[in-house]
Formats: sequence, C1' cells, structure tokens
RNA sequence: ACGGCUGUGGUCAAGUGGCAAGACUCAACCCUCCCACGGUUGCAACCCGGGUUCGAAUCCCGGCAGCCGUA
Repeated sequence: ACGGCUGUGGUCAAGUGGCAAGACUCAACCCUCCCACGGUUGCAACCCGGGUUCGAAUCCCGGCAGCCGUA
C1' cells in the first nucleotide's frame, strides 16, 4: 500500500428491513441471625458522517478503530 473480517449497555453476546433478546455486573426489594446461594423488579447499548427506503443495528458510499492475510 492492497484485500478480507469485525465494531451493539460496564463486560460478553443474539439480530439478516418493521418497537434491540439474553447472560454476567450494578441498584432496590424478598429470603437468611449475618454472608453466600436463590427469587422478583429495575437502570443502562446499535463506532462516526452521508445515502436508499414509508421505515435502517440490518442495504449502499465514505471515514475511524481492531484483528487476519498478501506484498
């Protein structure tokens, strides 16, 4: 320099055009003499800019970052 893949809460991670699922963490409550375990509820996210579309995490273009490969 070129090519490919990836980018979603604090962490991991699903989604393949129609209100963003789940696990861990965290907070409150229940349980317990207390802690742990367990249970219920809750908070919190689509890398950035533009385009297509009635509608974009999803499709297209550009950029940024990480990983892999070629030279």